[in-house]
């Protein structure tokens, strides 16, 4: 100075002010007193639960969406812890061919099943990106030409090679010796890999031996196999209640005459209305000899259900907080004691002042500290530090049903741990 983790996020006092909720006075709306009153993220609404109603017999199979090493924690969970394997840095032993390999440490990162089931993809470079190639280059023992007495030399036609070079994120293990016409696991030592069997661990996996020259390049955060798990809307969920208007629908009571071709009229029944008078509404049909049944009808009497709008309720005691004691590396469980800690609803939880802390600038006629002179009282410089004086500024945000992670945002402050 970098990382990484946990914890605090102004403190004290006075005065005014809002909000539930208990108590009192008036008296339905106000006052007066007392308790309490936002956060690590209330946020984003990304996950999991709880609660509500709403659909369904059970499982199971289809389809869609999530999750993907292993164990443990959890009400669960994609969260949390510990471990395993991997990359990556940092340093530390070894071993050599001295710039690389191998072990173990420490830190740190990841959506970390499967590529040997099948499909599909691999941009540009590049000969060649998957049934691997053959530009450049290397050889040309052998066969071919040609030259030469032959040895053997050219030439590079047929032909061999994949080591170099080169393209590229990736080119069919690496390094070294041999071998060869050059080469190549083609032989062989060490590393690496891959199957088998044995041992250790709950497992993931780790080791020993043994076989295997090494054969199937990468991507599944592309389709897709494979295991597991997933009904849906949400507190505007949902339950109550009063009381008004205007509508539905039910069932009961009471009419549903008579005249006339017609307007119209006499009856009859509701309604208003202190009675009469009087206004006003209504009287359709079918079957039947009637009765009596279905129908219809305006009023009236219960009833039932929607709709608007208004209250209450859900509502905050809960996977709750604190302390101590235990079990576990750890997440976390467990035991005991004590505690109550926002429920508003156009929506409270705020402001002034005072001192005091924190930080950023400024300033001081120098109190200490620092620098010079001086034996020394002391005398002189200086705003570097302390100190003193005045001044700004104290982030990010702000409940709304609750809880368990997660992301995200935060001036400054304490702490532990790596490097």
């Nucleotide at each position: 100075a970098g990382g990484g983790g946990g914890c605090c996020g102004g403190g004290c006092a006075g005065c005014c002010g809002c909000g539930u909720c208990g108590g009192g006075g008036u008296u339905u709306a106000c006052u007066c007193c007392g308790c309490c009153g936002a956060g690590g993220a209330a946020a984003g609404u990304c996950c999991g639960g709880g609660c509500u109603c709403c659909a369904c017999g059970a499982a199971a199979c289809a389809a869609g969406g999530g999750u993907g090493g292993c164990g443990g924690g959890u009400a669960a969970c994609g969260c949390c812890c510990g471990c395993c394997g991997g990359g990556c840095g940092c340093g530390c032993a070894g071993g050599c061919u001295u710039g690389c390999c191998u072990g173990g440490g420490c830190g740190u990162c990841a959506a970390g099943g499967g590529a040997a089931a099948g499909u599909g993809c691999c941009a540009c470079a590049g000969a060649g990106a998957g049934u691997a190639u053959a530009c450049c280059g290397c050889c040309g023992a052998u066969g071919g030409a040609g030259g030469g007495a032959a040895a053997c030399c050219u030439c590079a036609c047929a032909g061999g090679c994949a080591a170099g070079g080169g393209u590229g994120a990736a080119a069919g293990g690496g390094u070294g010796c041999g071998g060869c016409a050059a080469g190549a696991g083609c032989g062989c030592a060490c590393c690496g890999g891959g199957g088998u069997u044995c041992u250790g661990g709950c497992a993931a996996c780790a080791g020993c031996a043994u076989c295997c020259g090494c054969a199937u390049g990468g991507c599944a955060a592309a389709c897709c196999c494979c295991a597991c798990c997933c009904g849906g809307a949400g507190c505007a969920a949902g339950g109550c209640c009063g009381a008004a208007u205007a509508g539905g629908g039910g069932c009961g009571g009471c009419g549903u005459g008579c005249c006339g071709c017609a307007a119209g009229g006499c009856g009859g029944a509701g309604g208003u209305g202190u009675u009469c008078c009087g206004c006003c509404u209504c009287c359709a049909g079918g079957u039947u000899c009637a009765c009596a049944c279905c129908g219809c009808g305006a009023c009236c009497g219960c009833c039932c259900g929607g709709g608007u709008u208004g209250g209450c309720u859900g509502c905050u005691g809960g996977a709750g907080c604190u302390g101590c004691g235990g079990a576990g590396c750890a997440a976390u469980c467990c035991g005991c004691a004590g505690c109550c800690u926002a429920g508003a609803u156009g929506a409270a939880u705020g402001g002034c002042u005072g001192c005091c802390c924190u930080u950023g600038g400024g300033g001081a006629u120098a109190c200490g500290g620092u620098c010079c002179c001086g034996c020394a009282u002391g005398g002189g410089a200086u705003a570097c530090c302390g100190u003193c004086c005045g001044c700004a500024a104290g982030a990010c945000a702000g409940a709304a049903c609750c809880c368990g992670g997660c992301u995200u945002a935060c001036a400054g402050g304490c702490u532990c741990c790596c490097u």
Bacterial RNase P class A from a marine eukaryotic metagenome, 419 nucleotides, folded computationally. The sequence is in RNAcentral, with records from MGnify. The model forms 96% of the base pairs in the Rfam consensus.